[in-house]
RNA sequence: CGGGGAUGGCGGGAAAUCGCGGCGGCCUGCGGGUCGUCGAGGAAAGUCCGCCCUCCACAGGGCGCGGUGCUGGCGAAACGCCAGGCGGGGCAACCCGACGGCACAGUGCCACAGAGAUGAGAAUGCGUUCCUGCGGGAACGUGAGGGUGAAACGGCGGUGUAAGAGACCACCGGUGUACCCGGCGACGGGUGCAGCCAGGCAAACCCCACCGGGAGCAAGGUCAAGCAGGGGUGAAGGGGCGGCCCGCCCCGUAAGUAGCCCCGGGUAGACUGCACGAGGUGCCCGGCAACGGGCAUCCCAGAGAGAUGAUUUCCACUCCGGCGACGGAGGACAGAAGGCGGCUUACAGCCAGCCCCGGACG
Numbered sequence: 001c002g003g004g005g006a007u008g009g010c011g012g013g014a015a016a017u018c019g020c021g022g023c024g025g026c027c028u029g030c031g032g033g034u035c036g037u038c039g040a041g042g043a044a045a046g047u048c049c050g051c052c053c054u055c056c057a058c059a060g061g062g063c064g065c066g067g068u069g070c071u072g073g074c075g076a077a078a079c080g081c082c083a084g085g086c087g088g089g090g091c092a093a094c095c096c097g098a099c100g101g102c103a104c105a106g107u108g109c110c111a112c113a114g115a116g117a118u119g120a121g122a123a124u125g126c127g128u129u130c131c132u133g134c135g136g137g138a139a140c141g142u143g144a145g146g147g148u149g150a151a152a153c154g155g156c157g158g159u160g161u162a163a164g165a166g167a168c169c170a171c172c173g174g175u176g177u178a179c180c181c182g183g184c185g186a187c188g189g190g191u192g193c194a195g196c197c198a199g200g201c202a203a204a205c206c207c208c209a210c211c212g213g214g215a216g217c218a219a220g221g222u223c224a225a226g227c228a229g230g231g232g233u234g235a236a237g238g239g240g241c242g243g244c245c246c247g248c249c250c251c252g253u254a255a256g257u258a259g260c261c262c263c264g265g266g267u268a269g270a271c272u273g274c275a276c277g278a279g280g281u282g283c284c285c286g287g288c289a290a291c292g293g294g295c296a297u298c299c300c301a302g303a304g305a306g307a308u309g310a311u312u313u314c315c316a317c318u319c320c321g322g323c324g325a326c327g328g329a330g331g332a333c334a335g336a337a338g339g340c341g342g343c344u345u346a347c348a349g350c351c352a353g354c355c356c357c358g359g360a361c362g
Stems, first nucleotide, its partner, number of pairs: 001358005007352004012315007020039008041333001045344002048342005053216004065212005070084005085099001086097004100207002106205002108201003124145001125142007154172002157169003173197002175194008220272004229263005237251005279298008317330005
């Protein structure tokens, strides 16, 4: 210098003007005005996990259903995080893994190609026997050679055989197992033994172990108009038709109408839940780390579904034009609604230190 890996962080700054919402003070003619203060995010998002909180349900056990699945640690918990083991990928830094079941407990599936996809297979080849019109054909044996395929009974040499084969033997590899060593452990290393090597797939059924009640802040709680209902008291009236009067009709005159008073549940509405919390920031200590502990300091949006913005100037950054002075252009994804911890997804551009590979120079 070029390419790559991983981690943490930022997501423009200042001023002026015009606005918007919450809270507090003051003023008010109750409509508002004014001053002060606070006012989105790293993901507020998807709502995929977990929890706090709330209401409902609940003797105990089983079946069923769903989730999780290497080890140790952290954490309130988690399909979470950290460290490690094993497997896979990469020259490497590093990345990925639901990573329980030697898949002989059972069932199922394995496209295309191929003879055959499993305790398999006979199209070709090899061998034996038989037949023959001498070109070949049939039966049986074989899994060794060729071929197909992602995958076809571990590799290689020998024994053996009609030809062959882990059929048998040595060595190598794998797997299992016994013992020893290291490690808290997953696991790793070593020695011996066993032909065990008869495929793969369990985010297919299944088996094993562990975990799991349901609904959700429109949860739930408090106060409580009007109407309807109930109780008490209680005039002799009240209501309809109608512009008004007469008139007519209905209810009532104590089995009680109007009016008034009282009552419980509860609708609208209001308040609450609702923001001091597994809280933020800084420093120190323990720990490889996740994380834990201590001290100091801060109070930091909260609704109606609705506010949290815009313009101008200057500065910083990037790009374009220009020798230069300078001029022009650009700034993402998105956006609270009970709260918190994670995961995942989106994101213009920028910063910091670290690691790996390659090249050049000294």
Bacterial RNase P class A from an Anaerolineae bacterium, 362 nucleotides, folded computationally. The coordinates come from a structure-prediction model, not an experiment, and the mean pLDDT is 81. It matches the Rfam family "Bacterial RNase P class A". Rfam classes the family as a ribozyme. Its family is annotated with dimeric ribonuclease P complex, tRNA processing and ribonuclease P activity in the Gene Ontology. NCBI's taxonomy places the organism under Bacteria, Bacillati, Chloroflexota, Anaerolineae.